[in-house]
RNA sequence: AGAGUUUGAUCAUGGCUCAGGACGAACGCUGAUGGCGUGCUUAACACAUGCAAGUUUGGGAGAAAGGGUUUUCGGACCUGAUUAAACCGGCGGACGGGUGAGUAACGCGUAAGUAACCAACCCAUAGGGCAAGGAUACCCAGCUGAAAAGCUGACUAAAACUUGAUAAGUUAUAUAAUCGUCAGGGUUAUAUAGGAAAGGAGGCAUUCGUGCUUCUGCCUGUGGACGGGCUUGCGUCUGAUUAGCUAGUUGGUGUGGUAAGGGCACACCAAGGCAACGAUCGGUAGCUGGUCUGAGAGGACGAUCAGCCACACUGGGACUGAGACACGGCCCAGACUCCUACGGGAGGCAGCAGUGGGGAAUAUUGCGCAAUGCCCGAAAGGGUGACGCAGCGACGCCAUGUGAGCGAUGAAGGCCUUAGGGUCGUAAAGCUCUUUUAUUGGGGAAGAAAAUGUAUAUUAGUAACUGGGUGUACAUUGACGGUACCUGAGGAAUAAGCCCCGGCUAACUCCGUGCCAGCAGCCGCGGUAAUACGGAGGGGGCAAGUGUUGUUCGGAAUUAUUGGGCGUAAAGGGCUCGUAGGCUGUAUGGUAAGUCAGGGGUUAAAAAUACCGGCUCAACCGGUAUAAAGCCCUUGAAACUAUCAUGCUAGAGUAUUGGAGAGGGAUGCGGAAUUCCCGGUGUAGCGGUGAAAUGCGUAGAUAUCGGGAGGAACACAUGAGGCGAAGGCGGCAUCCUGGCUGAUAACUGACGCUGAUGAGCGAGAGCGUGGGUAGCAAACAGGAUUAGAUACCCUGGUAGUCCACGCUGUAAACGAUGGACGCUAGAUGUCGGUACUGUUAAGGUAUCGGUGUCGUAGCUAACGCGUUAAGCGUCCCGCCUGGGGAGUACGGCCGCAAGGCUAAAACUCAAAGGAAUUGACGGGGGCCCGCACAAGCGGUGGAGCACGUGGUUUAAUUCGAUGAUAACCGAAGAACCUUACCUGGACUUGACAUCCCUGGAACCUGGCAGAGACGCUGGGGUGCCACUUUUAUAGUGGAAUCAGGAGACAGGUGCUGCAUGGCUGUCGUCAGCUCGUGCCGUGAGGUGUUGGGUUAAGUCCCGCAACGAGCGCAACCCCUGUCCUUAAUUGCCAUCAAUUCGGUUGGGUACUUUAAGGGGACAGCCGGCGUAAGCCGGAGGAAGGUGGGGACGACGUCAAGUCAUCAUGGCCUUUAUGUCCAGGGCUACACACGUGCUACAAUGGUGCAUACAGAGGGCUGCGAAGCCGUGAGGUGGAGCGAAUCUCAGAAAGUGCAUCUUAGUUCAGAUUGCAGUCUGCAACUCGACUGCAUGAAGCAGGAAUCGCUAGUAAUCGCGGAUCAGCAAAGCCGCGGUGAAUACGUUCCCGGGCCUUGUACACACCGCCCGUCACACCCGGAAGUUGAUUGUACCGGAAGCCGGUGGCCCAACCGUAAGGGGGGAGCCGUCCAUGGUAUGGUUGGCAACUGGGGUGAAGUCGUAACAAGGUA
Repeated sequence: AGAGUUUGAUCAUGGCUCAGGACGAACGCUGAUGGCGUGCUUAACACAUGCAAGUUUGGGAGAAAGGGUUUUCGGACCUGAUUAAACCGGCGGACGGGUGAGUAACGCGUAAGUAACCAACCCAUAGGGCAAGGAUACCCAGCUGAAAAGCUGACUAAAACUUGAUAAGUUAUAUAAUCGUCAGGGUUAUAUAGGAAAGGAGGCAUUCGUGCUUCUGCCUGUGGACGGGCUUGCGUCUGAUUAGCUAGUUGGUGUGGUAAGGGCACACCAAGGCAACGAUCGGUAGCUGGUCUGAGAGGACGAUCAGCCACACUGGGACUGAGACACGGCCCAGACUCCUACGGGAGGCAGCAGUGGGGAAUAUUGCGCAAUGCCCGAAAGGGUGACGCAGCGACGCCAUGUGAGCGAUGAAGGCCUUAGGGUCGUAAAGCUCUUUUAUUGGGGAAGAAAAUGUAUAUUAGUAACUGGGUGUACAUUGACGGUACCUGAGGAAUAAGCCCCGGCUAACUCCGUGCCAGCAGCCGCGGUAAUACGGAGGGGGCAAGUGUUGUUCGGAAUUAUUGGGCGUAAAGGGCUCGUAGGCUGUAUGGUAAGUCAGGGGUUAAAAAUACCGGCUCAACCGGUAUAAAGCCCUUGAAACUAUCAUGCUAGAGUAUUGGAGAGGGAUGCGGAAUUCCCGGUGUAGCGGUGAAAUGCGUAGAUAUCGGGAGGAACACAUGAGGCGAAGGCGGCAUCCUGGCUGAUAACUGACGCUGAUGAGCGAGAGCGUGGGUAGCAAACAGGAUUAGAUACCCUGGUAGUCCACGCUGUAAACGAUGGACGCUAGAUGUCGGUACUGUUAAGGUAUCGGUGUCGUAGCUAACGCGUUAAGCGUCCCGCCUGGGGAGUACGGCCGCAAGGCUAAAACUCAAAGGAAUUGACGGGGGCCCGCACAAGCGGUGGAGCACGUGGUUUAAUUCGAUGAUAACCGAAGAACCUUACCUGGACUUGACAUCCCUGGAACCUGGCAGAGACGCUGGGGUGCCACUUUUAUAGUGGAAUCAGGAGACAGGUGCUGCAUGGCUGUCGUCAGCUCGUGCCGUGAGGUGUUGGGUUAAGUCCCGCAACGAGCGCAACCCCUGUCCUUAAUUGCCAUCAAUUCGGUUGGGUACUUUAAGGGGACAGCCGGCGUAAGCCGGAGGAAGGUGGGGACGACGUCAAGUCAUCAUGGCCUUUAUGUCCAGGGCUACACACGUGCUACAAUGGUGCAUACAGAGGGCUGCGAAGCCGUGAGGUGGAGCGAAUCUCAGAAAGUGCAUCUUAGUUCAGAUUGCAGUCUGCAACUCGACUGCAUGAAGCAGGAAUCGCUAGUAAUCGCGGAUCAGCAAAGCCGCGGUGAAUACGUUCCCGGGCCUUGUACACACCGCCCGUCACACCCGGAAGUUGAUUGUACCGGAAGCCGGUGGCCCAACCGUAAGGGGGGAGCCGUCCAUGGUAUGGUUGGCAACUGGGGUGAAGUCGUAACAAGGUA
């Protein structure tokens, strides 16, 4: 610091996601040790049990166990004992500890105030501690009750209680004086009134009453410290779909209350107070120091530690007290739990442990008061779940270890492999060494100092003692814990996992699986070769942990103060006026609020940062220092902002005088046209459309002429024109009226800009009331179109359109561009002024104000904008924050309604969207080409037959090819074989290859069984090479070959052409496809290759930010057409000779021909046109503009075809999916399609006669003559490995004859009989021959194919394959030999340029809506809870107030009684509760939604191209 993801690619916009850090965490797997921390985030849910607050030199009373002495054995005495447990009293239970429910508040934070206050314990200081009195608890006796508890009687003490005296100060009142910072303040004096106390312990003395003394306690006053109460400024979450709230409310006066100010309370008076700077109401929340993150600004959080607050089962209340409205106190009400004898009682873990429950989840019913602190006490001491420790948990942070060195046969084993090897890997083993940690033995701290006791010194030669202070010595105190630490022993011994490996993101292979199982943070993997699933090997990361999940900050400049935007991506309000607010020209002076500077106070500690130090280091801890925004106080400065004062004229306005204009409102007038009415002329149609029909018309239309009525709109002028704020405004005239603008520079003197809320205006449609209605025209009707046509087209037609008044308040209300001001090149139109100039004409120059176009800088993602900014700046307003849901729901406001304004969420997706690029496409455009159409000729489609295919059938009908680009295709030959298929019979190292062992040469030839494969059984034959030696049919070895055997392996026409190579088809022989460098663009890309011409051609020329180049085109190659040279047999024969008349022979090589090499054609020549390229015409020439034909096929497309030609990865099979054999099938047959053949006849058939080719084939061959057969053929065997022989007769043609338009003398299918040939074999299933038979068919519907010249058409001939043949096919060969092309509108295909696009799998694209189904989510009548307001009822406990009667120890009184008090009762206030009626909010929910999402459903085709009606 960034990255992935929208696209074919690009840039920008924009969301989603990831990498980092953190955590009181949880979960999965795993787990050695130690240190330091930390541990119910949920149910402020309920709690068993134990403990968490006691203590005491105030008081009286006062046991027991145990021990001792004694005894008459009953007991007594002493001790225990100034004791325990209780009781009265004092102090403390308001601290410490817990929790975060409530609280949006002076609760908290910060800074101040208290001249408005309190203050137990503590300190200092000044004083006092006098005189009296009556009770009571405990205890004792009795009673009630189940218990808890209580009652009665009698006794008694105090530092308990009461009265009185005195005193201080204080309070109140009155008077006087004085001080002070404004004061309601302070001080002093006098008078009146109210107004304290308590003793105890030790020592000594004693006349026993008490006294002295030390310590302590008590009372009063003043001051301080610690702590607290109250008040104030500022700060402190969110919702406006909460806009008004408030009657003790705001203030005053008085009184009461309190420690104290105050509506705190009450009485009276006034009518205020708060709020858009957000009151009130709703939601959420303890606040802070701080913690986490971040570069920071910020954002999120508020565990542990610390400060404050609040709470203690829920609600209310007071009492006591210095302090509480009190966690372990009281009273009442409520809920819950427990006990009960049913009468009544008891309780409150949000203290520490612990239990249940909830939950993803959070510990021991531990030890100790040794330390630190707190309470009580004079002290000893006691208490303390505060605290100190230990236990549990990898929950976090930190530290340590799981060994170290050497060790290559690179072991075994695993995995991979191209089978060679590679890798795990120095890793292991092995050798040498070490012992941290763990285990075990031994030693062994610091944390402890006080305090007390004893002794003693000193203060102190204090008057004395006790006591106190200061010191010394000794004694006593450790939960942790025999812990930390040190050390001995033995032995590598006791110790490694988790996640990941497609990209982001470090790390790759094999196997399994086969859109299954599964993965996934995003993009996305998986449909038979998955680096993405699962396993394994290997690798990467971290490591006692590691991953996942959750939350939060970051990245995110994705709420933008730092630091974003709004023409088209989300986003400028429809426009104007204007309130609050914000901002505001220029000069001088004053002030000092903001601002700036210096100083001071504060900002608790902890935390942070830096340094130093202590635990072996670190975490952790300690010390010192620093920093800190802010707030407050104070001293100064005066530029800027503000404010006050005085000026100025450049902003703004006024005045005077001109100008233009569809600016607005009202009234009146005008002509053209449409329609209607009346009349005339006139006759059969009119109208309408792509074509029609509905409609109108013989009752006289349309057409035409004249007259009339009525409504609406204003041709031309008219424009890049004008005016207006916008909407908008158009005949002419008049009246009323707003704004703009030029000139002048007289006046005012900042009077300005913007503008939330608000007000007004606001097209069209629509609504209300009343008019009006010619034309047009939603709805509606009819006619067409169509598969349908609720549309487009046509004929009609009502609201409406028009007017008046009122409402609505919206538009793509658009320049998709808010308003104002300033600044920043120009050029060129146009509208309206003015000045100067011009022969006062046209015009020119300058300037002001509008309105357009182009364009510089600059800006912009690009497109584009560009003085009319989208440039550079200032001010103000409005608006945006992914797409959908949705501008929707609910609520509110407005409206007569329609509806408008405001405006969410759940859920869902990983995109949606902008601009530009390259393609592709268009029922877009331009240019051009092709047997593409047209013009022609002949076919196919109908018939019969042949062949192929589909389908069906079958045991099998083997497989493949399927629009063009499959279908006489693979197959240039299926009776067996082929053959891959089926049935049956056999074989298992195999029919075939290599290696090993044994034997035999190989090989030839019989017989038997069987369908055959095969099985059984004979005969003949013993070879070749080398070596040995016993010299032979010897032995050993080898080559070739055969047989047997074992295993490695063979084999597969089994699968995948979507794993492949090679080959092929097609676009297409179309003219295209690219590259280097340069240039342009942010980029994809562009340029070049576009443009103007030209060509068959990206062929060439010209031009040009391009210049060159490559693959294609063309040419080079072959055949053919002409000539020449060379050569001459088997070819040929002009001349010569011979002849059986046949180039037959001699001869010749001229010609033809053959086959080698050359020439020839290049727009070369001439004319015309053209810059050129080139085009047109002509000559010559065998050939003329590529002469004709062939081979040759760019980058690529179709996952095109082929695993069955071949090759090949992977998978499958191995007594079978291999191999052999026999038979069958591939030849089936209702039917459909394709390609052909033969025909339908007279341009013909038949008969007879007769003429002329080319190119091929031939030894397992072609086979002549001759003879036989009607013929197929047979016989025969000359010749020929072929320019020699042979196949071999060419046919159409020509001549003559016949047939005469008919299902025929056409056509030949089918069938019967008889044959021929091939072959082991013609039944399934061959071809051919003869005789006989003689089907359909009389020119082929829709539709469709080929061909532009030696072509079509037509005629025959040959060859491959092959025993034969399905061939009517294919590949070749020649013979005869046409017609037509005006032309490019249309169909099809293609090329180039351009345009639109929502397409990119690219139009066979994309995509919309209803309906049906499933799921999700909303809305909602109602119903049921929670909470809250208002009104009323009722009212516990309690404080306060009142009180007849009743009751009562202290004082007064001899007494009666009084004073004073109490219970009871009454009243105010008031919690829970009740009734009624509203608000807010949740659950459920009939029903409902034009909501969302789903597999390939249904119906159409709305949008994207002119999307077929923009």
The RNA shown here (small-subunit ribosomal RNA) has 1510 nucleotides and comes from an uncultured Deferribacteres bacterium.
The coordinates come from a structure-prediction model, not an experiment, and the mean pLDDT is 84.
It matches the Rfam family "Bacterial small subunit ribosomal RNA".
The sequence is in RNAcentral, with records from ENA, Greengenes and SILVA.